A computed fold for an 85-nucleotide RNA from a Bacillota bacterium, annotated as c-di-GMP-I riboswitch aptamer.
[in-house]
This record gives sequence, C1' cells and structure tokens, in this order.
RNA sequence: ACUCGAUAAGGGCAAACUUGGGGAAACCUAAGGACGCAAAGCCAUGGGUCUACAGCCGAGAGGCCAGGAUCGCCAGGCUGCCGAA
Repeated sequence: ACUCGAUAAGGGCAAACUUGGGGAAACCUAAGGACGCAAAGCCAUGGGUCUACAGCCGAGAGGCCAGGAUCGCCAGGCUGCCGAA
C1' cells in the first nucleotide's frame, strides 16, 4: 500500500412511523424517531422497480409512454475515517 473488516477507539448516517412544507404522483425536504448500514458518502452510466402531469391512442371506461423518482434494488464509476486478525 492492497485485500479484508473486531463485541476495538473516536465518531458518522438514519428505515418504518408522526407532524410541518413542496410535488399531479412516485417521491423529496425539516424536526422528532431508530430498522438497519463500513461507504446507508457522491454520480441516474447500464439493468430493475415506482409514478404518469404533459403527450399519444380510445366513443368511453381505460391503455401506452420518462423527459419524473429511487444510489437504503443490483452493477459500474469517483472519493473517503479507523486498523485487531
């Protein structure tokens, strides 16, 4: 240094749920709250999943569709704290 990851040290993040705010929605955000996490730090690049305002189709009911969302679904990329075996 790389791989790796302790019942180590010091710290970090924060699921569900509740309340306020934003959004058509998925969802995001602030506070509370901890299920978990060694990249649960960052990037929607590939796949998956979710939503469907606008648009398209339809007589209608409704259907299709990402340019929306998710990195705490997986892969890939970038960066990073600590150091027992």
Model confidence (mean pLDDT): 89 of 100. It was read from a public genome assembly, where an Rfam model found it. NCBI's taxonomy places the organism under Bacteria, Bacillati, Bacillota. The model forms 95% of the base pairs in the Rfam consensus.